Predicted 3D model of a 73-nucleotide RNA (transfer RNA) from a Candidatus Aerophobota bacterium.
The source organism's lineage runs through Bacteria, Bacteria candidate phyla and Candidatus Aerophobota.
Its Rfam family is "tRNA". It is annotated as a transfer RNA.

[in-house]
RNA sequence: GCGCCUGUAGCGUAGCGGAUAGCGCGUCGGCCUCCGGAGCCGAAGGUCGCAGGUUCGAAUCCUGCCAGGCGCA
Numbered sequence: 001g002c003g004c005c006u007g008u009a010g011c012g013u014a015g016c017g018g019a020u021a022g023c024g025c026g027u028c029g030g031c032c033u034c035c036g037g038a039g040c041c042g043a044a045g046g047u048c049g050c051a052g053g054u055u056c057g058a059a060u061c062c063u064g065c066c067a068g069g070c071g072c073a
Stems, first nucleotide, its partner, number of pairs: 001072007010025004018056001027043005049065005
C1' cells in the first nucleotide's frame, strides 16, 4: 500500500429499513436481615466510532475518514 472483518450503556453483547434501541453483569435505591450476602422489586446510564449521502423513515443500505484485528505484498 491492497483486501476482508469488527466498532451499540462502565464491561460483555442482541439488533440484518419501521414505532419509546433491548438483554446480562456491574452501579444506585427499596424490601428482606441484628448486620452483610443471597433472593425479590425498581431506577439511572446510549451523539449506535466520526462526517456526508440514499429513503417518508437508517444502529441497519452507500461513500469517505478514524480505531482495532486478520490476511497479502